Small-subunit ribosomal RNA, central domain from Capsicum pubescens, 341 nucleotides, folded computationally.

[in-house]
Context: one part of a larger RNA
RNA sequence: CUGGGCGUAAAGGGAACGUAGGUGGUAAUUAGGUUGAAAGUGAAAGUCACCAAGAACUACAGAAUGCUCUCAAAACCAAUUCACUUAAGUGAGAUAGAUGAGAGUGUAAUUCAUAUAUAUGGGUGAAAUCUGGAUAUCUACGAAUGAAUGCCAAAAGUGAAGGCAGCUCUCUGGGUCCCUAAUGACGCUGAGGUGUGAAAGAAUAGGGACCAAACAAGAUUAGAUAAACUAGUAGUACAUGCCGUAUAUGAUAAGUGUUUUUCAAUGGUCUACAUAGAUCGAGGGCCCAGCUAAUGCAUAAAACACUCCACCUUGGGAGUACGGUCGCAAGACAAAAACUA
Numbered sequence: 001c002u003g004g005g006c007g008u009a010a011a012g013g014g015a016a017c018g019u020a021g022g023u024g025g026u027a028a029u030u031a032g033g034u035u036g037a038a039a040g041u042g043a044a045a046g047u048c049a050c051c052a053a054g055a056a057c058u059a060c061a062g063a064a065u066g067c068u069c070u071c072a073a074a075a076c077c078a079a080u081u082c083a084c085u086u087a088a089g090u091g092a093g094a095u096a097g098a099u100g101a102g103a104g105u106g107u108a109a110u111u112c113a114u115a116u117a118u119a120u121g122g123g124u125g126a127a128a129u130c131u132g133g134a135u136a137u138c139u140a141c142g143a144a145u146g147a148a149u150g151c152c153a154a155a156a157g158u159g160a161a162g163g164c165a166g167c168u169c170u171c172u173g174g175g176u177c178c179c180u181a182a183u184g185a186c187g188c189u190g191a192g193g194u195g196u197g198a199a200a201g202a203a204u205a206g207g208g209a210c211c212a213a214a215c216a217a218g219a220u221u222a223g224a225u226a227a228a229c230u231a232g233u234a235g236u237a238c239a240u241g242c243c244g245u246a247u248a249u250g251a252u253a254a255g256u257g258u259u260u261u262u263c264a265a266u267g268g269u270c271u272a273c274a275u276a277g278a279u280c281g282a283g284g285g286c287c288c289a290g291c292u293a294a295u296g297c298a299u300a301a302a303a304c305a306c307u308c309c310a311c312c313u314u315g316g317g318a319g320u321a322c323g324g325u326c327g328c329a330a331g332a333c334a335a336a337a338a339c340u341a
Base pairs, nucleotide, nucleotide: 003313004312005311007295008294012309014196016194017193021189022188023187025084026083027081028080029079030078032077033076034073035072036071037070039068040067041066088183090181093177094176095175100171101170102169103168104167105166106149107148110144111143112142114140115139121130157164158163201242203240204239211235216230254307255306256305257304258303262285263284266281267280268279269278270277271276290297291296314341315340316339324333325332326331
């Protein structure tokens, strides 16, 4: 490689867009490929070989992948078409949403100022470090700054994924339903590629309330470089670029079609307006067949099929070394072998 696989045993790329490539609905026509039939041709010499157990020569017969032409077929591949509509997208009318970006603003806490008042406050399993006559804690009123958005809140909603939540405004992407209209296969996947991508980290400039790696002190303990406590710096927040990784998980790639029953919740539409029913979309809980090593999955399949991409091939060595590309760095990507069991 093949074969067989990829929820949990090795194996789905973090996720999307998209180039090449692969693959692709219905009908008609054509007949290049394809299939069938018939005909023609496939020369001679030479070479090899052979020869009285009969050569040359003469005559006859056979084989010959193939190629050419003619006729026929039209399923498939291919090509063609003012062809079709159900795929796909577009338009009209509705509609749900923490979709994204920017701006403004509300609330608690902390700190500070003033006033009242006087001895603790804080913390714990118990304490101590710590705080307080330089008047704290508490109470009242006021000010400043930064961050986060209680209840509502949910198996809820939304986004490709990461993710997204106070309120208001502006701009904005996508979805769903519904009806008719027009387009008419314009689709799917996608090697390379491109943008996107939690937290942490790194750069520059400001910012810094809370929390808090590191560091420090007090305790605990045999020890205590921990947990619990008191402090506390990077960081946490913002702007601009960088990094490009996560148990980036549904450990389940994307797309299409076909398949038993049922429960609640959810966004539309329709109906005789109903505590109901029908239908389309999306998120959950059971379950039949089927599948599975089992667990379990079961119309959101791990069932039955198809298309295309990624990946796996005994454990360790090792997601390491070397060289390479990228990065300011940290490192990332890609990726062995010896040896060993």